The RNA shown here (transfer RNA) has 74 nucleotides and comes from a candidate division Kazan bacterium. It was read from a public genome assembly. Its Rfam family is "tRNA". Rfam links the family to the GO term triplet codon-amino acid adaptor activity.

């Protein structure tokens, strides 16, 4: 150097035939309950889907390109 995969919440993935408002488990905080706590019950907060660019009436999804992590070939 060349080729294929992977990058989505604090962590593990999901969602990729282009249109629900981005989502689950677990972690976090707040309330109940408890003598305290874990358990459990209800709600909450939390994301420029790895950067930028392009198609496009719209893009996590398509195409370019680029950083990061993986495997193979040379």
């Nucleotide at each position: 150097g060349c080729g294929c995969c992977c990058g989505u919440a604090g962590c593990u993935c999901a969602g990729u035939g282009g249109a629900u408002u981005a989502g689950a488990g677990c972690g976090u905080c707040u309330a109940g309950c408890u003598a305290c706590g874990g358990a459990c019950u209800a709600g909450a907060a939390g994301g420029u889907c790895g950067g930028g660019g392009g198609u496009u009436c719209g893009a996590c999804u398509c195409c370019c390109u680029c950083c990061g992590g993986g495997c193979g070939c040379g």